Transfer RNA from a bacterium, 72 nucleotides, folded computationally.
Its Rfam family is "tRNA". Rfam classes the family as a transfer RNA.
The prediction has a mean pLDDT of 81.
[in-house]
RNA sequence: GCGGGUGUAGCUCAGUGGUAGAGCGUCACGUUGCCAACGUGAGGGUCACGAGUCCGAAUCUCGUCGCCCGCU
Numbered sequence: 001g002c003g004g005g006u007g008u009a010g011c012u013c014a015g016u017g018g019u020a021g022a023g024c025g026u027c028a029c030g031u032u033g034c035c036a037a038c039g040u041g042a043g044g045g046u047c048a049c050g051a052g053u054c055c056g057a058a059u060c061u062c063g064u065c066g067c068c069c070g071c072u
Stems, first nucleotide, its partner, number of pairs: 001071007010024004018055001026042005048064005
């Protein structure tokens, strides 16, 4: 330099055009003599960045950046 993959909650990841979710973790409450475990609830998001298409974009298109793999 070329090609491919990937970027979504603190972490691991779903979500292929119509209200952004799960598990784990965190916090509160319940349960227990205490802890753990369990139950209920809560909080937490500029969907990497910028632009475009569309009535509507995490999702489609273009560009940029980070990470991974391959080729040279």